[in-house]
RNA sequence: CUUAUCAAGAGCGGCGGAGGAACUGGUCCUGUGAAGCCCGGCAACCUAAUUGCUUUUUAAAAGCGAAAAAGGUGCUAAAUCCUGCGGAUUUUAUCCGAGAGAUGAG
Numbered sequence: 001c002u003u004a005u006c007a008a009g010a011g012c013g014g015c016g017g018a019g020g021a022a023c024u025g026g027u028c029c030u031g032u033g034a035a036g037c038c039c040g041g042c043a044a045c046c047u048a049a050u051u052g053c054u055u056u057u058u059a060a061a062a063g064c065g066a067a068a069a070a071g072g073u074g075c076u077a078a079a080u081c082c083u084g085c086g087g088a089u090u091u092u093a094u095c096c097g098a099g100a101g102a103u104g105a106g
Base pairs, nucleotide, nucleotide: 001106002105003104004103005102006101011039013038014037015036019029020028021027023084025082026081040076041075042074045072046071050066051065052064053063054062055061056060080100085097086096087095088094089093
């Protein structure tokens, strides 16, 4: 840089000790213990093995699924907590899109 996803899911554990939720403004979480580390768990993006259907086809390959979870990541308060730019409307609230961000694959 490209592309897919981001309203579901996941501990009353151990160490640790004060901060944390990317940034802005809010609003929250936190000593009834924050971050971080370990263990556990969730999920199924890549992937091993299994299996159904379709297409081409001698072989095999490709596509779409199913169940599972061995390996690589990821995640495990609140919608990506809301918001920042633009638009719509029954106009002070709701909705849509973009941007920004996160994660995977390339």